[in-house]
RNA sequence: GUCGAGGGGCAGCAUAUUUAUAGCAAUAUAAAUGAUGGCGACCGGCGCACGGGUGAGUAACACGUAUCCAACCUGCCGUUUACUCGGGGAUAGCCUUUCGAAAGAAAGAUUAAUACCCGAUGGUAUAUAUUGAUUUCAUGGUCUUUAUAUUAAAGAAUUUCGGUAAACGAUGGGGAUGCGUUCCAUUAGGCAGUUGGCGGGGUAACGGCCCACCAAACCUACGAUGGAUAGGGGUUCUGAGAGGAAGGUCCCCCACAUUGGAACUGAGACACGGUCCAAACUCCUACGGGAGGCAGCAGUGAGGAAUAUUGGUCAAUGGGCGUAGGCCUGAACCAGCCAAGUAGCGUGAAGGAUGACUGCCCUAUGGGUUGUAAACUUCUUUUUUACGGGAACAAAUGUUGCUACGUGUAGCAAUUUGCGUGUACCGUACGAAUAAGCAUCGGCUAACUCCGUGCCAGCAGCCGCGGUAAUACGGAGGAUGCGAGCGUUAUCCGGAUUUAUUGGGUUUAAAGGGAGCGUAGGUGGUUUGUUAAGCCAGCUGUGAAAUACUGUAGCUCAACUACAGCCGUGCAGUUGGAACUGGCAGACUUGAGUGCACAAGAGGAAGGUGGAAUUCAUGGUGUAGCGGUGAAAUGUUUAGAUAUCAUGAAGAACUCCGAUUGCGAAGGCAGCCAUCUGGGGUGCAACUGACACUGAUGCUCGAAAGUGUGGGUAUCGAACAGGAUUAGAUACCCUGGUAGUCCACACAGUAAACGAUGGAUACUCGCUGCCGGCGAUAUAAUGUCGGUGGCUUAGCGAAAGCGUUAAGUAUCCCACCUGGGGAGUACGCCGGCAACGGUGAAACUCAAAGGAAUUGACGGGGGCCCGCACAAGCGGAGGAACAUGUGGUUUAAUUCGAUGAUACGCGAGGAACCUUACCCGGGCUUGAAUUGCAGAGGAAAGAUCCAGAGAUGGUGAUGCCCUUCGGGGCCUGUGUGAAGGUGCUGCAUGGGUGUCGUCAGCUCGUGCCGUGAGGCGUCGGCUUAAGUGCCAUAACGAGCGCAACCCCUUUCUUUAGUUGCCAUCAGGUAAUGCUGGGCACUCUGGAGAUACUGCCACCGUAAGGUGUGAGGAAGGUGGGGAUGACGUCAAAUCAGCACGGCCCUUACGUCCGGGGCUACACACGUGUUACAAUGGCCGGUACAGAGAGACGGUUGCUUGCAAAAGUAAUCCUAUCCUUAAAGCCGGUCCCAGUUCGGACUGAGGUCUGCAACCCGACCUCACGAAGCUGGAUUCGCUAGUAAUCGCGCAUCAGCCAUGGCGCGGUGAAUACGUUCCCGGGCCUUGUACACACCGCCCGUCAAGCCAUGGAAGCCGGGGGGACCUGAAGUACGUAACCGCAAGGAGCGUCCUAGGGUAAAACUGGUGAUUGGGGCUAAGUCGUAACAAGGUAGCCGUACCGGAAGGUGCGGCUG
Repeated sequence: GUCGAGGGGCAGCAUAUUUAUAGCAAUAUAAAUGAUGGCGACCGGCGCACGGGUGAGUAACACGUAUCCAACCUGCCGUUUACUCGGGGAUAGCCUUUCGAAAGAAAGAUUAAUACCCGAUGGUAUAUAUUGAUUUCAUGGUCUUUAUAUUAAAGAAUUUCGGUAAACGAUGGGGAUGCGUUCCAUUAGGCAGUUGGCGGGGUAACGGCCCACCAAACCUACGAUGGAUAGGGGUUCUGAGAGGAAGGUCCCCCACAUUGGAACUGAGACACGGUCCAAACUCCUACGGGAGGCAGCAGUGAGGAAUAUUGGUCAAUGGGCGUAGGCCUGAACCAGCCAAGUAGCGUGAAGGAUGACUGCCCUAUGGGUUGUAAACUUCUUUUUUACGGGAACAAAUGUUGCUACGUGUAGCAAUUUGCGUGUACCGUACGAAUAAGCAUCGGCUAACUCCGUGCCAGCAGCCGCGGUAAUACGGAGGAUGCGAGCGUUAUCCGGAUUUAUUGGGUUUAAAGGGAGCGUAGGUGGUUUGUUAAGCCAGCUGUGAAAUACUGUAGCUCAACUACAGCCGUGCAGUUGGAACUGGCAGACUUGAGUGCACAAGAGGAAGGUGGAAUUCAUGGUGUAGCGGUGAAAUGUUUAGAUAUCAUGAAGAACUCCGAUUGCGAAGGCAGCCAUCUGGGGUGCAACUGACACUGAUGCUCGAAAGUGUGGGUAUCGAACAGGAUUAGAUACCCUGGUAGUCCACACAGUAAACGAUGGAUACUCGCUGCCGGCGAUAUAAUGUCGGUGGCUUAGCGAAAGCGUUAAGUAUCCCACCUGGGGAGUACGCCGGCAACGGUGAAACUCAAAGGAAUUGACGGGGGCCCGCACAAGCGGAGGAACAUGUGGUUUAAUUCGAUGAUACGCGAGGAACCUUACCCGGGCUUGAAUUGCAGAGGAAAGAUCCAGAGAUGGUGAUGCCCUUCGGGGCCUGUGUGAAGGUGCUGCAUGGGUGUCGUCAGCUCGUGCCGUGAGGCGUCGGCUUAAGUGCCAUAACGAGCGCAACCCCUUUCUUUAGUUGCCAUCAGGUAAUGCUGGGCACUCUGGAGAUACUGCCACCGUAAGGUGUGAGGAAGGUGGGGAUGACGUCAAAUCAGCACGGCCCUUACGUCCGGGGCUACACACGUGUUACAAUGGCCGGUACAGAGAGACGGUUGCUUGCAAAAGUAAUCCUAUCCUUAAAGCCGGUCCCAGUUCGGACUGAGGUCUGCAACCCGACCUCACGAAGCUGGAUUCGCUAGUAAUCGCGCAUCAGCCAUGGCGCGGUGAAUACGUUCCCGGGCCUUGUACACACCGCCCGUCAAGCCAUGGAAGCCGGGGGGACCUGAAGUACGUAACCGCAAGGAGCGUCCUAGGGUAAAACUGGUGAUUGGGGCUAAGUCGUAACAAGGUAGCCGUACCGGAAGGUGCGGCUG
């Protein structure tokens, strides 16, 4: 919960009957009767162990799968057989009473049953004993005979449903076993009922499940025990698969029901909505005591990033009860909420270009884009809305009627039952009407522009973006993707062959154990037979359903669902097979071992012995230093050192031989001798007969340093001391020197313990050395076995490389690796006397770390070569004065730029005003200049005068041109549109420029080599000024550079001769090519020639080189100029010019006056003049080239001392200017601050100019400074050069020009040579560099942040053991009490949940403080590493030091 068809009954409801009252009837009210329907509570039966929820526990027979139970149970259900007889006493309810706040409890009286009890009967039941038969792998099982004992029933409305016994079936359960099922070994030993036996108890049943006794076993490296985590499976996601991850919904199993324990009832529970006890919590209380369990459905609170309605119905499906109607069912079916998921549909379709106007956006201002988009025309109506119609899901049961026969069953008809629901669906009407967002647009990755911002704000999955032009931030426009969704976040798989079974590796990238012996294990030669475990094939069972896959079907399609098929790779059984692996038995000899013979060896152990050297001691000789270094010093020495001779002592190590030599497992082993001893090799083929290989744990050996004890101590020598070096020098160098180095015994156990290469076996081209054997022969060539080297084929490898001694091809076994750092660190454990060793993490942090090779660059690496690079010379600079430029300072301004070489007499080839950009002041605003358009005017220009510093303002005499007569030119002024900017950015740019560097380099095509970057070519040898050429050559060619072509100069020829020239002819002058004439010469202009190592000699293959060579004007690019490859320096320049962007617009534009750029304690660069006699001064006198000239150059004459002035001429230029100076010839000065030197200053002048005050040049007179050849250091120059001398030009009114650019005159010295300095080129080498050595980079210290270890302690957590106590409860025991009895109560015993006490282990948190670690644009100290990194580096160990580090010993080459 249900059953009245089990029972007594009747509180409440309904009906009926009877009675009473309301006068009677109807009707109402009241009472009685359980009589009827029905029924609260009660007795009784069945159910409540199902269904529903959750995943706490559980690493387990819990789950999955397979097998077994001959060791078991099973209510309801099905089949079959038999039975259902006679009695009895209670009890709930009801009634009375009592206690209690309540929950509830107690007592008395009375009563029924399908409740309970007794007796009878009974079998195939049970127990004991027993007869025979049959069967299993076994314990055993099955059937059967006999005897004894024990055990049953219930009725009810009676065509039916029940009850009892037994057997079988079905269903459901229980138990046992094999196999499978997470992580940690920094969990290695665990366990006393533990393992087994015998005998009992208990259970449905087996069993240490429990108990007594006996034995001492049992589990474990194939991972026990412990810890952590976790429900398992079907399945789900992913993946090609193998796998990896997960276990939500659905299905199966398990476990749980507030936490823990326990039993009762029952077929079944140790029971979610039952009982008892304990504990925690909540609630009620009268304080005495009671009540409760949503991990059922809704719902509430809390927590949280987050998860729904206190809905409807039992109509269907299913369950419980009932004969049934029926009742119950938050199971279930429906509905509600949520874009949480999946699927479907829509938000309109077609046409429409002048590609419309506008807007936003972009723009080169032309336009483009939004965009067929819109408008507009035509069409459709899913959907929305309105109206109308309108399902399936329902078939049974039941009831009524009919039919059939087998007479209680079946069939037929009608009827009954719909939550969802007036829902799905259908029709009609209206009308594009009701309906689009999100993310992204640098690459990956589809999609681009503008503006804003300016390493800020921000973005970011990775790379990365942002510092004034951001496709990367923010906005906009546009575009792309997906779409009722789109993005983000989290998680899982994939890609990832990045844990590799499929399917990886270990020389150098991470990774071979330091080496051997050997246990377990793994693997294993030839052959015969057998077996059938592995293996192969067939068959059988199982592998639930759902899911997945395939097919078909049903909802309009799909999602979804239904049906069918396949799959489920597994497990078990069975039947065959026998090749291979294994087992068993036998045989063999080639693997392995033994034997005999031979030779080699620094193999090992212990002992003896030898000489040289070193140091010391003693003695002799001998005298002043020795020693040491880059140079020194410390040290030692006249007390006699060093040197040398002799003698002696001590300890350690073994020269030559000696070598990619030999031996050994590795470490390692070296004078000689003998002793003991291990191993390997070769030959023979006698013996054994697979005895083999590898090898986790284990054991042994194991350089150097180090430790302990005892010796020894010559040398060397950490530490230490001193001396040097140095900024310092806790180092390198030097002088000393302790431990140690040596021996014995014992520890330690690590190295770059390396071939950075584990061991074994087999196979796979060759050439050439060496060592040890053997055979053969002609002591030749050669063959064979073992070892040790070099080069190489195939193959392998990322490459370098390896290559029969593999890093090749295969098999077997072991060890190890999985990004860098943290870290071989911490904790734990093991070992050690210690130092330390072995094992060995995590947090955190980074986007790399690393290997090999390539190209560059660099090197205090190497080789070769060049250059006024050094050297050899000449002359300077640096000292003085002045000029000029720069810095600095100053200033109102001292405008700006240039800053190592590659700025500084630079932009500037010329600042008094102007220039001028700067400062002060005064003005203007379409503006000072240029220009378009429109209107107006006719002049423009403007003298003069006035104001003013001027700009400017006023005054205004005088005053147009051309014309085709239309007008045009020119100018003024007005308006308007353009302006203007030496303002910023050279790191937005163009252009031209500097430098490396006039250095010889820089590249390309084709080809070849390499996986590739890339290389070869371009390297090598010789040569050249040269990548110039020759030879060689996997290269062959070509381009830009070099050279040549161009210009000047040197010689010649030719042509043309004026202004040039004058040989010849003529004329003339004081004189002159002055004149006629001429063009020969010089010269000028044009056109040509010449020089090429061409010739000779020598060297050389050649290219080429050499020569006082010849010839020639010139000789080896004759000299000079122009010419500057690819590129570098974000080189300089926005102020020469141009230009993008930004900025200013009554000013950052423009005009004017004045000032400044010229300042001046100082510093630097570049120059001039000097310091004098190779000179100064005076006088005389000779010889150029180039260039300019009319606003000019100037001659003559006059004046002046002169600068100049005046005047007359000349030259538009081969005509004039136009005389060069040094030189030469004379004179003077006589070594001095001068007759050197000329600064500075005074006075007076000249000239230019509007104007010389700030701020010009020149002349004359006077003044007459510093300076007597210049420190460290540094510059130029190799021949017509340096040096020296003058002349000219540009700019320009003048000139601060001593500057710049040119011209000629005079005219040297030196170069042995390439060691060194600087720069450059080529080749090679190393590299941790690539913004490339001005690189990179290490450690301490200081600061901030982060995680972490230790730590006195403090606070927890889970678990175990010990002791004490011990509820409920089962079982057992039991004298007093109850009961006629069966029995019960009570009490006791055992066990236990829980509680308590004390100790120990494990594990977490926190912790004053302490240790190291990591990270952090510009902190401090040094410079350890990368190059020979400036002392080669590194490994182990020991000591020392601020730090990197240094040193000792041994080892490695990386």
The RNA shown here (small-subunit ribosomal RNA) has 1454 nucleotides and comes from a freshwater metagenome. The sequence is in RNAcentral, with records from SILVA.